Predicted 3D model of a 1374-nucleotide RNA (small-subunit ribosomal RNA) from an uncultured bacterium.
Model confidence (mean pLDDT): 82 of 100.
It matches the Rfam family "Bacterial small subunit ribosomal RNA".
C1' cells in the first nucleotide's frame, strides 16, 4: 500500500461499484425455450349471399337441420425454424488447454451474391371415434382423413461412376391483389410478394496441423510395442496409425523422457524505484463441465445443462407388478462456515428466438430491494460571548487545567422533514396519405419529408421552488521506546498487559479506572493474506565460501562451458530501417461534460513480445589459409627420504644358556601390587628372534594428496636448468564416471622383541568403572582382499596475464674479479621471514595475495531439532554416499573492545610473612551479645565494616517495653469568649497522678469610670500529637577499600565505530607518591586527588615582665624569690630565623635521583596530629539524634502516676582486667613529672575516728589558693618455692557515704574466712622507637555509682628485620 474479506465497537446523507473464497454438498413451491392458423386436418365462437329441407302460419315472415361462403380465435396432434444461443458455476485437464506467429487437406443452417428451376400422378398416417389393458407412468387393438410430412414419374447444372454416341441425381406450396376466360361461384388461371430445389462467390462461425511459450520436485532415470516411420486400402467434412494388412527397427530422454502431486488458462489485478514477486474476484477471449460414468440419433452444427438409451449412487410415489427425478439458469431451503443478499418489479430500453407483421415469449438484459464490503462527495454548525461561572481533575493551597469549550444573545438554513412543480431515458416499427428514383405498371422494393394514434417497470425519481426550525446527527483507537501524545488514584510478581524489546513484587506515564492530550474520522481498531521495505530464500540489475553458514581429501578425463593474434568468406548471434500483427475494457495523457470527485465518456500514444522482410560487418560465431608468443616433443646436464621388488648392516631392548656375585630390585609425590636365597638386579661370553633405523638433520628435498629417511644393486615416474630443433592453437577447467586415499577395522594365512585398548591387580580419592604404578590380550609388522573416512588444514579449488620493494636458504646457470678454499653481481625454478600500495566487519594478506583481470567447476543462506529419520546405492560388517519434516527459540556465530575473575604470567608496595618481643585461647571477676526465662527482660547494630558499640553514667527520673490507676482541645503552641492578679500556707481521702476544704494576698501602667501588658485556671473549635511502619522513597551527618595512588575531562589524532584507543603507554631510570626525569614523527594542556599551605613538638633569636623565674646587689626567717630590685637564665606567649638534596664527592649514558660526608639542635615527607579524590559495599548503618515523602492510629498505637523490668540463668561467644610470684611479695624510710578541674566547686590547716569518714574553717572565679605526699624507682629489713607471708573471688559480721528513697539493686571502709589459678590444645593477634612492654596520674559525664571502659598525660624504657619463595591485602603491564 492493498483485499470478493471477517471480527469487535460505533453510525447522519447521497453517488458510482462489489457481494457464497467453504460443501462440483442435497434441494419443497412455482418462473428461466417457446413459436407459426400467411404448412395441415381438426375444434370453438360469431355472422351469412346462396343451395336442400322441417315445422307453424300460408303472396309472405318466423323458426330448426344440413352443406357451402366469409371474419375472429385455438390448450392437444401432423409439419416447420429454434431448443448447439443466452445465462452459470470452474470439478477435470501440464497439453487433445491457453497465449504468440505461422500454415494446408475441410465444412458452414440463418445473412449476402452469381445463374438456373419450381412440372405431373399416386398411396399412407396422427389427431378425432369406437372398443380394451394398468394404482399411476403409460400403452394394445381395430375404422377414418390432411399437408410446406413421406415417396419418387419427367426434366436438369455440377459430384461421382463408365465398358464412354451412356448411366445417375432436385424441388412445395401458401397469402395478398386484380378479373380477360373458366366455374360446383368455392376454386383454377394470371400477377406481386414469400418460401423450396440445384449453384458461383463473400461473410460469419466451426474443424485439424506446426514452431515457441507457461508450476514442483531426481528420496521419480530409463520409458516406448501401434510403439517409430514406410507401401496399399478402410474411414471422416477434412491431413494422419485415426483403423486394418504387409514387411521394417527404429523413435523420445540429464536443453529433464517417463511416472507422480498440485493447479482453468489470457487481457489484466495488487505491490515495486525498476527488475521482478504473488495472485487469476467482478469485467472480457478461449477451453471444458452439466448427479457419477458410458454410448448414440436427430441435426448446418451436439455426442446435447432444463434430448434419447444403457449402468450405478441418491431422493420420492406405488396397489409390490412397476414408475418420477436431477437449481454447477434467478430467487428461495436445510447443510457447511469466521462470512457473502429479495422466494422482488418489467419487457420501456438494449438484444435472442419465431412469425409477412400486429405479436408472443426471455430470471438474457433494464431496474428496485437488503448490507458502511470498498471507492468517493457532503453534514453534523456560523458569529458574539471572561463572572475565565457550575462541574470535574491536579495543587508547591497562591493557583492551573478542561476553555470561548458551555449557558446566554444575534443572525442562517446546504443533510433531513412537509408540500407544490417537473426534464431526459421514445428511436424506430405501425396506420394513412403525398413526392422522387426503378419499372409496362397506379404492383413491389429504396429513400426524403409529413400527419395520425398509442408505448415509462424504474418512480412519491434527478432535478427546481416554498415553509419551519440549530432544529435531525461523532464515535473509534493510542498516549514506557521505536511512534505523534502526561499526570492522579486503586491494585501489589495479584488481577493483568505484550507485534518486539519489556511491564507488575506498596509511590506503575507499560495493568484497571479517571481528568487532560495524541491520531483518525461515518469511522475506528484487531486479525487473516499478499508484495514492499529484505540488496536477507536467489543477489541479471544486486551477495559470497582463511576465522561468521559455504573450496569436494587428491589426482585423470568425458560431456557441457569457455579459448591467441593476422588476411580473407558468409551473415546466425548483434545494429538500423521501414511492413504486418499485438480484440475491446483497462492503465497513462490530454479533453469533454453530471456544480466538484469517484463513476461515465472523445482523441492520441503505448502495449518493451512474435513473424516476415532490407541494409551494415566493428564485436562473437561460420569456412578457409597462412603464423608463432600458448602448450606439447626432441638433444644435453643436474637435484631428489618419489615409487616397487630383492639382498645386506650394525646399536638397543627382550628371551635362553655358562661364568663371578649377594641380598636386594624395580618402582612413586609417597608408597604397594610385581621379580628375588628354586640365586634376582649387577656384570662377562655365547646364541635366537621381531621390530625400527640415533647422529648427519637443516621453517632443507622430493610427491597430486594420503605420506616418504639405514646401505647396495635392479626397475620405474615427475621436475628444474642451458641452448637450439621440430609440430602448429593441439589449450583450460571438469557434471557424471575411473584410479589414489593416514590412523583404526574387517576377512584368510603367516609373524609376534618391544608397545599397547579390552582385562587384572595395587594406589590415590568423599567416591575413583579415570589421571600414576606392575602385568596384560587383540592390534601394531609380511601376503592377498576389502573399508573410504580424520582439525585428510595453508581451515585458503584449478588455470592465465598484470602490480614498489628489503632480507635468508636450496637446485641450476651466466658475467665480472681472483693463485687456491673462493668473493661480488644479474637473472630462471622452488622454500621462508618483514613489509608499500591494495583489500578486509576486524584479525590479518600482501609477486606462493585474502590485491586486481579473465575462464571453468564444488558449495552456503538464522539456531537447535540433524548429519538424525524415511527411502535408495555401495559394503562381509561396522559404517559410509545421498538427505528432508513436525515442533520450537530470538536470538546462534565472528572478530574487536575493556583488563572484571583465574589454585594465568611478569613488575611492586604493606608488621602480609620472616626475624624478636608480648598478649588472645585455660582460671576468677567485670563487661557487651547470644540463647534461655519472663507479665515485661524496650529498641537499634550482625563477616572484614556488629559484640566495654549507640549508653560522655539503667535505684526514681532516664524510658521507649510492662501491670494497675487515670485525663478526654489533652503535656504544649496560637487565635476566640468570658472570669481570676500573680502567689503562699494548712487540713482530709488516696499507692501517686488526682480529688474535696480553708487561708492569707490584691501588685505594675494609669487621665481613676475603665482600659492595658504578663500569669493562672476554665468553655469553644480550628487543633495537637504518636520512640508507630518503610534507611529497598530521602536529605544531613557516619564507617569500609584507604591517606590506597590513583579517578577524569577538553581539543587534536587513530578506530567502520554515541565499543575504544591516545594522553595515562615504554622488557628505561627513580619516588612514600600518575613524585619527577629520559624517551617516543600524535599528543598538546587541564581539574579532583599526592605534595605544599594548618596544628603541634624538638634548636636558635627578639619582645614583654605577673599571680612565673632569681645571676649578680641588699633586707630578712627555724625554713620557703618570702621583700628591695633585676630582666641574665628556666618557663610562659606573641612575631621571627632554621632544613632547601644547599656544599662538595662518587654512582647514574644525560637527567632525575641515590649513596656515603660536611655544616648544623635537627638530613632526606625530622616526629606526631588535622586534611579522606572517582568510586565500590547481596541497595554498608541510621525515619529511635535532627529533617522529611508516602501510609497508618485518633475515649488510642496519644498523654500522666506507681510498682516492678531493662541487672534473670543450665549455656555458648567477643573484648577487658586481676593473677598465677623471688626481675616477686610485706614492712619502714627516701626521689623525680605532665596535662587536667574547682563557688550548686576545690578545700589546707586544726580536732575527733583504727578507717571509709564527720565537726569547724584560711584560701582560691586560679602560672597566686586548691584537688595533689604520683607510680613503677633507690635503699634497709624480711620471706625462701609452698597452693606459700602467692592470689584475692566469694560468704558472714559491723560500720560510712550520696539521695525523698540502696530490698530487688550503689560505691566505700573495717574484722574474720580465704574458690579456682602453678603460664594454658586447635588456633589466634598487637606494635619497626621514645614504638612494645611496664608505671602510676588527671578530667569528661555525674547526687551517688557497677568506671577494671572510653578519653587524655607523662615516667621507665628494651629487642628484632636475612630477605621477599610462601599466607592475606593492594597498585601497574599483559
Nucleotide at each position: 500500500a492493498a483485499u470478493g474479506a471477517a471480527c469487535g465497537c460505533u453510525g447522519g446523507c447521497g453517488g458510482u461499484a462489489g457481494g457464497c473464497c467453504u460443501a462440483a454438498c442435497a434441494c419443497a413451491u412455482g418462473c428461466a425455450a417457446g413459436u407459426c392458423g400467411a404448412a395441415c386436418g381438426g375444434c370453438c365462437c360469431c355472422u351469412u349471399a346462396g343451395u336442400a329441407a322441417u315445422a307453424a302460419c300460408u303472396u309472405g315472415c318466423u323458426c330448426a337441420u344440413a352443406u357451402g361462403g366469409g371474419a375472429g380465435g385455438c390448450a392437444a396432434g401432423u409439419g416447420g425454424g429454434g431448443g448447439a444461443c443466452c445465462g452459470u458455476g470452474g470439478a477435470c485437464g501440464a497439453a487433445u488447454a491457453c497465449g504468440u506467429c505461422g500454415a494446408a487437406a475441410u465444412c458452414u443452417a440463418c445473412u449476402u451474391u452469381u445463374u438456373c428451376a419450381u412440372g405431373g400422378a399416386g398411396a399412407a398416417u396422427a389427431a378425432c371415434a369406437u372398443a380394451g389393458g394398468g394404482a399411476a407412468a403409460c400403452u394394445u387393438a381395430c375404422u377414418c382423413u390432411a399437408a410446406u410430412a413421406a415417396c419418387a414419374c419427367a426434366u436438369a447444372c455440377a459430384a461421382c461412376c463408365u465398358a464412354c454416341a451412356g448411366g445417375g441425381a432436385a424441388a412445395a406450396g401458401c397469402c395478398c391483389g386484380c378479373g380477360a376466360c373458366c366455374u360446383u361461384c368455392u376454386a383454377g388461371c394470371c400477377u406481386u410478394g414469400u418460401g423450396c430445389g440445384a449453384u458461383u462467390g463473400a461473410a460469419u462461425g466451426a474443424g485439424c496441423c506446426c514452431a515457441u511459450g507457461u508450476c514442483g520436485g531426481a528420496u521419480a532415470a530409463g520409458a516406448u510395442a501401434c510403439u517409430u516411420g514406410g507401401c496399399u486400402g478402410g474411414g471422416u467434412a477434412a491431413a494422419g496409425g485415426c483403423c486394418a494388412u504387409c514387411a521394417u527397427c527404429g523413435g523420445c530422454c540429464a536443453c529433464a523422457a517417463u511416472g507422480c502431486g498440485a493447479a482453468u488458462c489470457u487481457g489484466g489485478u495488487c505491490u515495486g524505484a525498476g527488475a521482478c514477486g504473488a495472485a487469476g474476484a467482478u469485467c472480457u477471449a478461449c477451453c471444458g463441465c452439466a448427479c457419477u460414468g458410458a454410448a448414440a440419433c436427430u441435426g448446418a452444427g451436439a455426442c446435447a445443462c432444463u434430448c434419447u438409451c444403457c449402468a450405478a449412487a441418491c431422493u420420492c410415489c406405488u396397489a409390490c407388478g412397476g414408475a418420477a427425478g436431477g437449481c454447477a439458469g434467478a430467487u428461495c431451503u436445510g447443510g457447511g462456515c469466521a462470512a457473502u443478499a429479495u422466494u422482488g418489479g418489467a419487457c420501456a430500453a438494449u438484444g435472442a428466438u419465431c412469425a409477412c407483421a400486429g405479436g408472443c415469449c426471455u430470471g438474457a438484459u433494464c431496474c428496485a430491494g437488503c448490507c458502511a464490503u470498498a471507492c468517493u462527495c457532503c453534514u453534523u454548525g456560523g458569529g458574539u460571548g471572561a463572572a475565565g461561572a457550575a462541574g470535574a481533575u491536579c495543587u508547591u493551597c497562591a493557583g492551573g487545567u478542561u476553555g470561548u469549550a458551555a449557558a446566554g444573545c444575534c443572525a442562517u438554513u446546504a443533510u433531513g422533514u412537509u408540500g407544490c412543480g417537473a426534464a431526459a431515458g421514445a428511436a424506430a416499427u405501425c396506420c394513412a396519405g403525398c413526392c422522387a428514383g426503378c419499372u409496362a405498371a397506379u404492383a413491389c422494393c429504396u429513400g426524403a419529408a409529413u400527419g395520425g394514434g398509442a408505448u415509462g417497470a424504474c418512480g412519491g425519481c434527478a432535478c427546481c421552488c416554498a415553509a419551519a426550525g440549530a432544529a435531525u446527527a461523532a464515535a473509534c483507537a493510542c498516549c514506557c521506546g521505536g511512534u505523534a501524545a502526561c499526570u492522579u488514584c486503586a491494585u501489589g510478581c495479584c488481577a493483568c498487559c505484550a507485534a518486539c524489546c519489556g511491564c507488575g513484587a506498596u509511590a506503575a506515564u507499560a495493568c484497571g479506572a479517571a481528568u487532560g492530550g495524541u491520531g483518525c474520522a461515518a469511522a475506528c481498531a484487531u486479525u487473516a493474506c499478499u508484495c514492499g521495505g529484505a540488496a536477507u530464500c536467489u543477489a541479471c540489475u544486486g551477495c559470497g565460501c582463511a576465522u561468521a553458514u559455504a573450496g569436494c581429501u587428491u589426482g585423470c578425463g568425458u560431456a557441457c562451458g569457455a579459448u591467441u593474434g593476422u588476411g580473407c568468406u558468409u551473415a546466425a548471434g548483434u545494429c538500423u530501417g521501414a511492413u504486418a500483427u499485438a480484440a475491446a475494457a483497462g492503465a497513462c495523457c490530454u479533453g469533454a461534460g453530471c456544480u466538484c470527485a469517484a463513476a461515465c465518456u472523445g482523441u492520441a500514444a503505448a502495449c518493451u513480445g512474435c513473424a516476415a522482410u532490407g541494409u551494415a560487418a566493428a564485436c562473437u560465431a561460420u569456412a578457409u589459409u597462412a603464423c608463432u608468443a600458448g602448450a606439447a616433443u626432441g638433444u644435453g646436464c643436474u637435484a631428489u627420504a618419489g615409487c616397487g621388488u630383492a639382498g645386506c648392516g650394525g646399536a638397543a631392548u627382550u628371551c635362553c644358556u655358562g661364568g663371578u656375585g649377594u641380598a636386594g630390585c624395580a618402582g612413586u609425590g609417597a608408597a604397594a601390587u610385581g621379580c628375588g636365597u628354586a640365586g634376582a638386579u649387577a656384570u662377562c661370553a655365547g646364541g635366537a628372534g621381531g621390530a625400527a633405523c640415533a647422529u648427519c638433520c637443516a621453517u632443507g628435498g622430493c610427491g597430486a594428496a594420503g605420506g616418504c629417511a639405514g646401505c647396495u644393486c635392479c626397475c620405474u615416474g615427475g621436475a628444474u636448468c642451458a641452448a637450439c630443433a621440430c609440430u602448429g592453437a593441439c589449450a583450460c577447467u571438469g557434471a557424471g564416471g575411473c584410479g589414489c586415499g593416514a590412523a583404526a577395522g574387517c576377512g584368510u594365512g603367516g609373524g609376534g622383541a618391544g608397545c599397547a585398548a579390552a582385562c587384572a591387580g595395587g594406589a590415590u580419592u568423599a567416591g575413583a568403572u579415570a589421571c600414576c604404578c606392575u602385568g596384560g590380550u587383540a592390534g601394531u609388522c609380511c601376503a592377498c582382499g576389502c573399508c573410504c573416512u580424520a582439525a585428510a588444514c595453508g581451515a585458503u579449488g584449478c588455470g592465465u596475464g598484470c602490480u614498489g620493494g628489503a632480507u635468508g636458504u636450496u637446485g641450476g646457470g651466466u658475467g665480472c674479479c681472483a693463485u687456491u678454499u673462493g668473493g661480488c653481481a644479474c637473472g630462471c625454478a622452488g622454500u621462508a621471514u618483514c613489509g608499500a600500495a591494495u583489500c578486509u566487519a576486524a584479525c590479518a594478506c600482501g609477486u606462493u595475495a585474502c590485491g586486481u583481470u579473465c575462464g571453468c567447476c564444488c558449495c552456503c543462506u538464522g539456531g537447535a531439532g540433524a548429519g538424525c529419520a524415511c527411502g535408495g546405492u555401495c559394503g562381509c560388517g561396522a559404517u559410509a554416499c545421498u538427505g528432508a519434516c513436525u515442533c520450537u527459540c530470538a536470538g546462534a556465530a565472528g572478530a574487536u573492545u575493556u583488563g572484571a575473575c583465574g589454585g594465568g604470567g611478569g613488575c611492586c608496595c604493606g608488621c602480609a610473612c620472616a626475624a624478636g618481643c608480648g598478649g588472645u585461647g585455660g582460671a576468677g571477676u567485670a563487661u557487651g551479645u547470644g540463647g534461655u526465662u519472663u507479665a515485661a527482660u524496650u529498641c537499634a547494630a550482625u563477616g572484614c565494616c556488629a559484640c566495654g558499640c549507640a549508653a560522655a553514667g539503667a535505684a526514681u527520673c532516664u524510658u521507649a517495653a510492662u501491670u494497675g490507676g487515670u485525663c478526654g482541645u489533652g503535656a504544649u503552641c496560637u487565635g476566640u469568649c468570658g472570669a481570676g492578679a500573680a502567689c503562699u500556707u494548712u487540713c482530709c481521702a488516696g499507692a501517686u497522678a488526682u480529688g474535696g476544704a480553708a487561708u492569707g494576698g490584691u501588685g505594675c501602667c494609669u487621665u481613676c469610670a475603665g482600659g492595658g501588658a504578663a500569669c493562672u485556671a476554665g468553655a469553644u473549635c480550628a487543633c495537637g500529637u504518636g520512640c508507630g511502619c518503610u534507611g529497598c522513597g530521602u536529605g544531613u551527618g557516619u564507617g569500609u577499600c584507604c591517606u590506597c595512588a590513583u579517578c577524569u575531562c577538553g581539543u587534536g589524532u587513530c578506530g567502520u565505530g554515541c565499543a575504544g584507543a591516545u594522553g595515562u603507554u615504554g622488557u628505561g631510570g627513580u619516588u612514600a607518591a600518575g613524585u619527577c626525569c629520559c624517551g617516543c614523527u600524535a599528543a598538546c594542556g587541564a581539574g579532583c586527588g599526592c605534595a605544599u599551605c594548618c596544628c603541634u613538638u624538638g634548636u636558635c633569636u627578639c619582645u614583654a615582665g605577673u599571680a612565673g623565674c632569681c645571676a649578680g646587689c641588699a633586707c630578712g626567717u627555724a625554713a620557703u624569690g618570702g621583700u628591695g630590685g633585676g630582666a641574665a637564665c628556666u618557663g610562659u606567649a606573641a612575631g621571627g630565623a632554621g632544613c632547601c638534596c644547599u656544599c662538595a664527592g662518587g654512582u647514574g649514558a644525560c637527567c632525575a635521583a641515590c649513596c656515603g660526608g660536611a655544616g648544623g639542635a635537627a638530613g632526606g615527607u625530622g616526629g606526631g596530629g588535622a586534611u579522606g579524590a572517582u568510586g565500590u559495599c547481596u541497595a554498608a548503618g541510621u525515619c529511635a539524634u535532627c529533617a522529611u515523602g508516602g501510609c497508618c492510629g485518633u475515649u488510642g498505637c496519644g498523654g500522666u502516676c506507681a510498682g516492678g523490668u531493662c541487672u534473670u540463668c543450665a549455656c555458648a561467644c567477643g573484648c577487658a582486667u586481676u593473677a598465677c610470684a623471688a626481675u616477686g611479695g610485706u614492712a619502714g624510710g627516701g626521689a623525680c613529672a605532665g596535662a587536667g578541674g574547682g563557688u550548686u566547686g576545690c578545700a589546707a590547716g586544726c580536732c575527733g575516728g583504727g578507717g571509709a569518714c564527720g565537726c569547724u574553717a584560711a584560701g582560691c572565679c586560679a602560672a597566686u589558693c586548691u584537688c595533689a605526699g604520683c607510680a613503677a624507682c633507690c635503699c634497709u629489713a624480711u620471706u625462701u618455692c609452698a597452693g606459700u607471708c602467692u592470689g584475692g573471688a566469694u560468704u558472714g559480721g559491723a560500720g560510712u557515704u550520696u539521695g525523698c528513697a540502696a530490698c530487688u539493686u550503689g560505691a566505700c571502709u573495717c574484722c574474720c574466712a580465704g574458690a579456682a589459678g602453678u603460664u594454658g590444645g586447635a588456633a589466634u593477634u598487637g606494635g619497626u622507637a621514645g614504638u612494645a612492654a611496664u608505671u602510676g596520674c588527671a578530667g569528661a559525664u555525674c547526687a551517688g555509682c557497677c568506671u577494671u571502659g572510653a578519653u587524655g598525660c607523662g615516667g621507665u624504657g628494651a629487642a628484632u628485620a636475612c630477605g621477599u619463595u610462601c599466607c592475606c591485602g593492594g597498585g601497574c603491564c599483559u